[in-house]
Context: one part of a larger RNA
RNA sequence: UGACGGGGGCCCGCACAAGCGGUGGAGCAUGUGGUUUAAUUCGACGCAACGCGAAGAACCUUACCAGGUCUUGACAUCCGGUGCAAGACACUAGAGAUAGUGGGAUAGUUAUGGCCGAGACAGGUGGUGCUUGGUUGUCGUCAGCUCGUGUCGUGAGAUGUUUGGUUAAGUCCAGCAACGAGCGCAACCCUUGUCCUUAGUUGCCAUCAUUAAGUUGGGGACUCUAAGGAGACUGCCGGUGUAAAUCGGAGGAAGGUGGGGAUGACGUCAAAUCAUCAUGCCCUUUAUGACCUGGGCUACACACGUGCUACAAUGGGCGGUACAAAGAGAAGCAAGAUAGUGAUAUUAAGCAAACCUCAAAAAGCCGCUCUCAGUUCGGAUUGAAGUCUGCAACUCGACUUCAUGAAGCCGGAAUCGCUAGUAAUCGCGAAUCAGCAACGUCGCGGUGAAUACGUUCUCGGGCCUUGUACA
Numbered sequence: 001u002g003a004c005g006g007g008g009g010c011c012c013g014c015a016c017a018a019g020c021g022g023u024g025g026a027g028c029a030u031g032u033g034g035u036u037u038a039a040u041u042c043g044a045c046g047c048a049a050c051g052c053g054a055a056g057a058a059c060c061u062u063a064c065c066a067g068g069u070c071u072u073g074a075c076a077u078c079c080g081g082u083g084c085a086a087g088a089c090a091c092u093a094g095a096g097a098u099a100g101u102g103g104g105a106u107a108g109u110u111a112u113g114g115c116c117g118a119g120a121c122a123g124g125u126g127g128u129g130c131u132u133g134g135u136u137g138u139c140g141u142c143a144g145c146u147c148g149u150g151u152c153g154u155g156a157g158a159u160g161u162u163u164g165g166u167u168a169a170g171u172c173c174a175g176c177a178a179c180g181a182g183c184g185c186a187a188c189c190c191u192u193g194u195c196c197u198u199a200g201u202u203g204c205c206a207u208c209a210u211u212a213a214g215u216u217g218g219g220g221a222c223u224c225u226a227a228g229g230a231g232a233c234u235g236c237c238g239g240u241g242u243a244a245a246u247c248g249g250a251g252g253a254a255g256g257u258g259g260g261g262a263u264g265a266c267g268u269c270a271a272a273u274c275a276u277c278a279u280g281c282c283c284u285u286u287a288u289g290a291c292c293u294g295g296g297c298u299a300c301a302c303a304c305g306u307g308c309u310a311c312a313a314u315g316g317g318c319g320g321u322a323c324a325a326a327g328a329g330a331a332g333c334a335a336g337a338u339a340g341u342g343a344u345a346u347u348a349a350g351c352a353a354a355c356c357u358c359a360a361a362a363a364g365c366c367g368c369u370c371u372c373a374g375u376u377c378g379g380a381u382u383g384a385a386g387u388c389u390g391c392a393a394c395u396c397g398a399c400u401u402c403a404u405g406a407a408g409c410c411g412g413a414a415u416c417g418c419u420a421g422u423a424a425u426c427g428c429g430a431a432u433c434a435g436c437a438a439c440g441u442c443g444c445g446g447u448g449a450a451u452a453c454g455u456u457c458u459c460g461g462g463c464c465u466u467g468u469a470c471a
Stems, first nucleotide, its partner, number of pairs: 001471002003468003007465007015455002019418005026309008034300002042053002064295007073121001077120002079117004084113001089102005123284002126282003132278002134273003137269001139267001144183006150159003163174003189261004194230007204219002208217002233255001236249005298437001311411001315370007327358003332351002336347004377408001382403007424447007
């Protein structure tokens, strides 16, 4: 000087408390451990691994296993020879890779390319993240981390950065052997909340006609769209205060950082990643490389994590009837009509989209029914018949219909999230994608709470101080 303390002081955070809803019990989905296996490819392991890499494992992917094959190679550059095809396509053998025959075809011949040969080399998702770059997580959006000059100290170092206030903040003020400065904080950026101007189609409709319908004429007022501006600064008033600031008030759509996002200092964890990529070294070279078929990654006495659905009446079923936002669409989204109980099929308008389509929002509201039961709750499991995608749904897809109708009556110890348009609850969309194991992830809107006395305690963190046999 740090680090640590079951030392002290001050302060903060959904850290506790106050509340609301969960997890832990059940069934299923998913990830992991373990076990099994020819293989169950690899990585990730307290917080910060475990719906994680994977925004899509039937083949492919695929790295794993078995079998069948190749050896200058599936991919790149160079040399010599051959002097012509190769490939698409068809047939034959084969599980296929591959091999043979036909074919185009007298097309081209400077030569691209094919074939043969030799070696330099290619190749490696082989090892090492404790050789590394790059990227990322975490403490933590915590308020810190430093430097120059000066001064003090023999020196390591100190000072500044401490102190008194204040702040979300090393934010600002006052003081002070310090005076300044840098990286962080804040602001600048995006979005949302109000108004104005400009613009008016594909959007809108107050007035005037018109219609089944903003449908059409018309209109630019309103909504909206999208470009530019305005607006909030403790600016004003009052109290307190030296000041910074703080408390209350006015006006205002918004008030003291308005809400949300992006933005992550010096560093810590030899943290993660050699399997995104790049890369040193090591290893391999008729194999640890390459191709193919089939299998596996989907196994199952068990254990754990994360979720979904429930256990019901604030509910289930049936009928009727409203109101969104944000997205996607051409090898695509598909209206309508017809067939089917249905998944869907056939046919077929419109739309590269403020125009057409996906598209029905759901919870809600209004009726009827069920009357507390393992039930008209719950839907696992299983049987049968189908639909769709795709060479192909056996291992191993999703969906539909009929039948079946398991556990489960609110969950031990323990434990998690959340402070407002939040929690809870309700549906909608997208990426990946032929299809889908999505109940995941990332977004979008609808309905919409309760509680916070307070900082003694638990956890984490910041500043000062103190002790130390630690560095």
This is a predicted structure of a 471-nucleotide part of an RNA (small-subunit ribosomal RNA, 3' major domain) from an uncultured bacterium. The prediction has a mean pLDDT of 84. RNAcentral holds the full RNA, with entries from ENA and SILVA. Its Rfam family is "Bacterial small subunit ribosomal RNA".